Overview:
This is a predicted structure of a 73-nucleotide RNA (transfer RNA) from Turneriella sp. Its Rfam family is "tRNA". By type it is a transfer RNA. Rfam describes the family as follows. Transfer RNA (tRNA) molecules are approximately 80 nucleotides in length. Its mean pLDDT, the model's own confidence on a scale to 100, is 83.
RNA sequence: UAGGGCAGUAGUUCAACGGUAGAACGACGGUCUCCAAAACCGUUAGUGAGGGUUCGAUUCCUUCCUGCCCUGA
Numbered sequence: 001u002a003g004g005g006c007a008g009u010a011g012u013u014c015a016a017c018g019g020u021a022g023a024a025c026g027a028c029g030g031u032c033u034c035c036a037a038a039a040c041c042g043u044u045a046g047u048g049a050g051g052g053u054u055c056g057a058u059u060c061c062u063u064c065c066u067g068c069c070c071u072g073a
Stems, first nucleotide, its partner, number of pairs: 001072008011025004019055001026044006048064005
C1' cells in the first nucleotide's frame, strides 16, 4: 500500500425478532449503624459519522472513520 474478515451501544464488561434501548459492575444519594463495611431502596449515563430503504432502523443496504485479525506485494 491492495484485498478480505470481525468489532464499535452507559465510566467499564456485555445484551437487545424492524416496533418504549436493558443487565451487571462502578459512581452518587438515602435507609440501617456509635462510625464504617455488608444488605436494601433510588439516581446516574449510551447506539462511531454521513446517506439510503421503511409507517418505523441499534437492527437491513451503502460510503467513510477507528481498533483487531488474515492474505498478497